Model confidence (mean pLDDT): 82 of 100. Predicted 3D model of a 75-nucleotide RNA (transfer RNA) from a Candidatus Heimdallarchaeota archaeon. Rfam family: tRNA. Rfam classes the family as a transfer RNA. The sequence is in RNAcentral, with records from ENA. The organism belongs to Candidatus Heimdallarchaeota, within Archaea.

[in-house]
RNA sequence: GGGCGAGUAGCUCAGCCUGGUUAGAGCACUUGGCUCAUAACCGAGUAGUCGGGGGUUCAAAUCCCCCUUCGCCCA
Repeated sequence: GGGCGAGUAGCUCAGCCUGGUUAGAGCACUUGGCUCAUAACCGAGUAGUCGGGGGUUCAAAUCCCCCUUCGCCCA
């Protein structure tokens, strides 16, 4: 230098192909129940500029362009 993949909640990820309900799940955390108590179990809650910028559109995590970080491969 070239190709491919990944970046979404504190962590691990889904959603993207095919744009449209309020952006979700598990774990973690907080809290309530249960228990003599703890764990487990059950209920509720908190938490996200969807890597950054721009464009298209009535509408973008999703489509297009540029940039950036990480991984793998080629040279």